[in-house]
Molecule: transfer RNA
Organism: Paeniglutamicibacter antarcticus
């Protein structure tokens, strides 16, 4: 230098044939239970979908450009 994958909640991650309000676990915080923790249950809180532009009636999703991780040729 050149090629391939990845970035989505605190953590692991789905979703990526464009459209219902952006979701699941598992932690947080509150209830509920219990003598009391802990497990159960139930609810709440929490995201500029990595950044910046494009295209569209509408992008997490299509394009392109920069960042950051991985791998892999030279």
């Nucleotide at each position: 230098g050149c090629c391939u994958c990845c970035u989505u909640a605190g953590c692991u991650c789905a979703g990526c044939u464009g459209g219902c309000c952006a979701g699941a676990g598992c932690g947080u915080u509150c209830g509920u239970u219990u003598u009391g923790u802990a497990a159960g249950c139930g609810a709440a809180g929490g995201g500029u979908c990595g950044c910046c532009g494009g295209u569209u009636c509408g992008a997490a999703u299509c394009c392109g450009g920069c960042a950051g991780g991985a791998g892999g040729c030279u």